[in-house]
RNA sequence: CAAUCGCGUGUCGCCCUUAGAGUUUGAUCCUGGCUCAGGAUGAACGCUGGCGGCGUGCCUAAUACAUGCAAGUCGAACGAGGUGCCUUUGUAGCAAUACGAGGGUAUCCUAGUGGCGAACGGGUGAGUAACGCGUUGGUGACCUGCCCCGAAGUGUGGGAUAACAGUCCGAAAGGACUGCUAAUACCGCAUGCGGCCAUCGGGUUUAGAAACCGAUGUCCAAAGCAGCAAUGCGCUUUGGGAGGGACCUGCGUCCCAUCAGCUAGUUGGUAGGGUAACGGCCUACCAAGGCGACGACGGGUAGGGGACCUGAGAGGGUGACCCCCCACAAUGGAACUGAAAUACGGUCCAUACACCUACGGGUGGCAGCAGUAGGGAAUAUUGCACAAUGGGCGAAAGCCUGAUGCAGCAACGCCGCGUGCACGAUGAAGGUCUUCGGAUCGUAAAGUGCUUUUCUGGGAGAUGAGAAAGGACAGUAUCCCAGGAAUAAGUCUCGGCUAACUACGUGCCAGCAGCCGCGGUAAAACGUAGGAGGCAAGCGUUAUCCGGAUUCACUGGGCGUAAAGCGCGUGCAGGCGGCUCGGUAAGUUGGGCGUGAAAUCUCCUGGCUUAACUAGGAGAGGCCGUCCAAUACUACCGGGCUAGAGAGCAGUAGAGGAAGAUGGAAUUCCCGGUGUAGUGGUGAAAUGCGUAGAUAUCGGGAGGAACACCAGUGGCGAAGGCGAUCUUCUGGACUGUUUCUGACGCUCAGACGCGAAAGCUAGGGUAGUAAACGGGAUUAGAGACCCCGGUAAUCCUAGCCGUAAACGAUGUGAACUUGGCGUCGGUAGCUUAAACACUAUCGGUGCCGUAGCAAACGCGAUAAGUUCACCGCCUGGGGACUACGAUUGCAAGAUUAAAACUCAAAGGAAUUGACGGGGGCCCGCACAAGCAGCGGAGCGUGUGGUUUAAUUCGAUGCUACACGAAGAACCUUACCUGGGCUUGACAUGCAAGUGGUAGGGAUCCGAAAGGUGACCGACCCGCAAGGGAGCUUGCACAGGUGUUGCAUGGCUGUCGUCAGCUCGUGUCGUGAGAUGUUCGGUUAAGUCCGCUAACGAGCGCAACCCUUGCUGUAUGUUACAUGUGUCAUACGGGACCGCCGGUAUUAAGCCGGAGGAAGGUGGGGAUGACGUCAAGUCAGCAUGGCCUUUAUGUCCAGGGCUACACACACGCUACAAUGGGCAGUACAAUGGGUCGCUAAGCCGCGAGGUGGAGCCAAUCCCCAAAGCUGUCCUCAGUUCAGAUCGCAGGCUGCAACCCGCCUGCGUGAAGUCGGAGUUGCUAGUAAAUGCGCGUCAGCUAUAGCGCAUUGAAUACGUUCUCGGGCCUUGUACACACCGCCCGUCACGUCAUGGGAGCUGGUAACACCUGAAGCCGGUAGUCUAACCGCAAGGAGGACGCCGUCGAAGGUGGUGCUGGUGACUGGGACGAAGUCGUAACAAGGUAACCAAGGGCGACACGCGAUUGCAGUCUUGAGUCCACCU
Repeated sequence: CAAUCGCGUGUCGCCCUUAGAGUUUGAUCCUGGCUCAGGAUGAACGCUGGCGGCGUGCCUAAUACAUGCAAGUCGAACGAGGUGCCUUUGUAGCAAUACGAGGGUAUCCUAGUGGCGAACGGGUGAGUAACGCGUUGGUGACCUGCCCCGAAGUGUGGGAUAACAGUCCGAAAGGACUGCUAAUACCGCAUGCGGCCAUCGGGUUUAGAAACCGAUGUCCAAAGCAGCAAUGCGCUUUGGGAGGGACCUGCGUCCCAUCAGCUAGUUGGUAGGGUAACGGCCUACCAAGGCGACGACGGGUAGGGGACCUGAGAGGGUGACCCCCCACAAUGGAACUGAAAUACGGUCCAUACACCUACGGGUGGCAGCAGUAGGGAAUAUUGCACAAUGGGCGAAAGCCUGAUGCAGCAACGCCGCGUGCACGAUGAAGGUCUUCGGAUCGUAAAGUGCUUUUCUGGGAGAUGAGAAAGGACAGUAUCCCAGGAAUAAGUCUCGGCUAACUACGUGCCAGCAGCCGCGGUAAAACGUAGGAGGCAAGCGUUAUCCGGAUUCACUGGGCGUAAAGCGCGUGCAGGCGGCUCGGUAAGUUGGGCGUGAAAUCUCCUGGCUUAACUAGGAGAGGCCGUCCAAUACUACCGGGCUAGAGAGCAGUAGAGGAAGAUGGAAUUCCCGGUGUAGUGGUGAAAUGCGUAGAUAUCGGGAGGAACACCAGUGGCGAAGGCGAUCUUCUGGACUGUUUCUGACGCUCAGACGCGAAAGCUAGGGUAGUAAACGGGAUUAGAGACCCCGGUAAUCCUAGCCGUAAACGAUGUGAACUUGGCGUCGGUAGCUUAAACACUAUCGGUGCCGUAGCAAACGCGAUAAGUUCACCGCCUGGGGACUACGAUUGCAAGAUUAAAACUCAAAGGAAUUGACGGGGGCCCGCACAAGCAGCGGAGCGUGUGGUUUAAUUCGAUGCUACACGAAGAACCUUACCUGGGCUUGACAUGCAAGUGGUAGGGAUCCGAAAGGUGACCGACCCGCAAGGGAGCUUGCACAGGUGUUGCAUGGCUGUCGUCAGCUCGUGUCGUGAGAUGUUCGGUUAAGUCCGCUAACGAGCGCAACCCUUGCUGUAUGUUACAUGUGUCAUACGGGACCGCCGGUAUUAAGCCGGAGGAAGGUGGGGAUGACGUCAAGUCAGCAUGGCCUUUAUGUCCAGGGCUACACACACGCUACAAUGGGCAGUACAAUGGGUCGCUAAGCCGCGAGGUGGAGCCAAUCCCCAAAGCUGUCCUCAGUUCAGAUCGCAGGCUGCAACCCGCCUGCGUGAAGUCGGAGUUGCUAGUAAAUGCGCGUCAGCUAUAGCGCAUUGAAUACGUUCUCGGGCCUUGUACACACCGCCCGUCACGUCAUGGGAGCUGGUAACACCUGAAGCCGGUAGUCUAACCGCAAGGAGGACGCCGUCGAAGGUGGUGCUGGUGACUGGGACGAAGUCGUAACAAGGUAACCAAGGGCGACACGCGAUUGCAGUCUUGAGUCCACCU
């Protein structure tokens, strides 16, 4: 100085601390699960790998173990032997020396006796749910070797025995007998400070006979060794201490109640035994206790703690390494020795296994350190050293020590360091991408300079060792010098979560994936590459735990509809409990003390260069014990009170309950009368009933069930439920009073009772209704809905069942919190003649609403608001209101209640759409009213189908089908057959070549294309070298009507010329969204007006544009013909509900009228909102990708697109007299014309030919028909109709065979007005009539687009059909009803229940056998110490017997696994089968309970609303499926 303690200030505050995301939907909010991001590990796996430090390393087989080591030591306890040395001596020898004997000696060695140790240290976690562990106390119920302190003693005797020697047995292990010997081995006696025991006395403290003091009596010790000695080390008895141990005890210590009752030594007592010690610890006897929902007993799992991981915390999970405790040592049992063991490296027995064997018998126990095999995803060296620390023995030296210290292996973890630094832009090469410009890897590299951690080589070299010496680690750490950028980077990811993107390949394949999900030809999601991002000697994956998860909620959740209130009550235990006084102090609060081992954790400080690691100090460690204090609250004890609760008294209302009696209406049946042919029933019918007399009607009778009106979101009851009237019995509620008791209360697990309907048992009863059943209908079928019948049942009595959508989907009780309007039962006031009203209040029952709550819907004093008490229940969906087990029931069944497996959702409320066999309003040639048609015939054309070598392709409900095609003989042409060409029929670029070149081209071959090629024969620029063009060759490329319209652009169709579609700001809503845009009127119109939390605006509507109708002005070619005009052109005017009347909100507008050419948009056209249909088109064009390249390109000839049993679509012509033929005669407009229109004239019956005027056009040409007039035909297959066919001609064109048109003559088919059905049209429209044009050589045009001429009928109206618009409602739909979706059956896979059985594990029980061993008994054998003179005795050993007893055997049983023919349901699976149950009024509203039927389901009975619409006199409409 720091943490901290403490002190002061002060109770305001300050600091630290808590993160989310993806996924249900078209979108939203909520509920709710699943998943992810973080941290951790004794880890493993994949890829990779430079160094160092510190740690860690069989989690599985407590499986089996080869080999070595892990516990010895003491000669200063003892005898003996050996060895060395000294010495004496014998023999041999000159001697050295050798052999032998004796003595001595050695800090020598050691087999044995003896002592101490071996109970420590080390390992493991099998067992154990227990006083085992943790923590707190206790022992007045105990032990303690070695160690420390104190007191006293250590005297005197004795008998053995191993070693050794000899003999013997055995393969071995080992053993037997005889003989000798020592001790700190063993034994006797003495002494007794002292101690044990017995008895007695005293005595203090206690819960308690403890301790302590005293007296008497009996009993009890000992060993020596070393040293010259001093002395030291020992030994014995005893008191105390320290440390260690034993026992007892409060509290804490996992899961299952589908384990609810357990217990005979069990609980207690007495006596005895046993132990160090208390105790049923054991035995005998006596008593009958003991434990348990505060979870006994049973089952499963598990060593416990300090601690470790995670977490903001509370918690949750774990129990490796380190420390403490326990348990175990192949498995089970037992004792011995000892201070201590029931003993890991001791003994005995049993069992299993393994080994040796001479087959007689023996031996063994790595869960010590290494190591081996095995198991496994997986875990190391048969290392060095006792130098340090510690332990054993020893007086010591020392010996031993796989404890320990070190080293080795392993990225297994944590920590640290490095793989270079600076400069360096032609932004090199190369890779990748590219819009071809470039971008990026990228200052990255190269290059230049620098440094040396690391590395290599060389040199020096520790601390660790406390007087000297002594170091396994180790020539290590560290230091110095030299060398040289040298030796050193990977891995995962890049769709979102989640940081990081492109290309290619692949084509629902291969594959990915934590969740959502990617992949079916343009994949940022697969694979590869480039690039990028993250972390880094590691990085990913897997597994497990915590977190996120407030998703079990103590902190910190919920239960009306999402999962969740027991069907209702009574009520024991339990929980909670009014006001007040006093006491106690258990809870509670404060303080002190003790304890909470160390390590760990936090803070501070120190030591290794830093860190990890480690040392010291402090704090913390919520518990527990104890003492003191406080007394507000709770508790307990005592006293009092009346506001809770209850009782009394006076009244009140009521379908409350039970029993008995009685009544009328109606249905049905029976009898009788009247009466006659039908009745009944339905959408329509039929079955049924009826001439044997029904139905109808009248009278009489029988019987059962239910009680109209009153009747009411009225009443009563706990709920279920209760409805005619009267009587009896009986429960509860309310009001008033404030008389009594004095907290007597609230709630309630278990328990007990009640409990609709259906159902069951027994006996009755049975009118109506009516499951089942029969019949009739309907239907594809109809097991149903509808109809006719009809049995259980419905009713009563007695019992059972015990469930419902038993609902307010809302537990009970209490308190508090603005209001309004009803209604039922009381009371008081006021009022009145009495009332009614009114006011106040108590209790019930409803509606609307404030605050508040709520996800929203909604609730709102009858709370779902604000609080309290108690109970019940929930924790994703399915499996599953299930299985098994248990309880219960006569049965049906009920109650309780899982798991495997499977999904990523299931769900609530609300929103926008879409849809409805929901509702309301409105519109449209939508229907209706009309006119003309189509559908029948023949023909034309298109399509389908069929055929074919090909019949090219596309369009294909409305919205394809006279459509692309405004014109297929060749061409077109895309198709087929055959024949050719290959840089190509066509374009561009580059390179090379080329003058007899390009080009033309006779002849010949050929179907043509093409080939051959006599002969002719060039161009431009230029400084004359060359260049250009052309041609040839080669390389790039061309080409493709090949594919994808589901990759696209553009264009188009359709809803629909329908009136809609949106936005800004504001407001409302948590939000999706709403409002505006709804509403009341009005309109063709979201047109306009009014109202209005909306105010405005945009795209649409309308208008602006074109045309037409009237008119003015101007102009007048080629029109007209002389004009005030027609016509043409250009520019204007005109129409606006402007005017009048009515009506309306005096608004918009509507109706009528006037004027006007035209009147309410005057007619027609162009114009097509946001969007829908992956609508159509790659073959009109354009275009991405893919495919093709001597062909899918291109050229040519011929063929085909023109086929023909048939079906459909669009048309033409007809079927005739409103007509047809013939003759005469009249009137248009739009348009077109020079390779053209073509006049007059002439020829031809005609098509046409000839002819050639005029015209580039208001000039010339092409130009009407129906009509009108006259005449013939007279109702017929015709003088209708014209198909078909024959003959003869004409025209176009290289060419009319397939395959053109026209003309003349002849031929003369079907057809006599068209079934079901269906189309167009509302006025100059329909209908009828002709004319023109485009395409085009010609034409199959009857098509298409236009033009004029003639010129109608009808619309009451919106019920219905179709389509559309607006509002509203329901929804389980959102790919949006062509939606969704249920069940059986069939097939496959998976898990599971039952199952005749089969087979394991485990536990206890009964009986039998019973090892070792302790204990007890006995006295057969043996027997040194003591007694005795002796005989003998005492004592001991062995033997034998008994109790107990492990294991084994037998038997039945409980619990729990595996397996099992067959069988039950379940889940999932591709586009299987049958139906259509549910969602809309789902086409019979749905659902709940139980019954029968049964594929989904339907029906009867009762209940619910979680059905819609409506107001009631009902409707639900005959049926009608799928996607």
A computed fold for a 1523-nucleotide RNA from an uncultured bacterium, annotated as small-subunit ribosomal RNA. It matches the Rfam family "Bacterial small subunit ribosomal RNA". Gene Ontology terms of the family: structural constituent of ribosome and ribosome.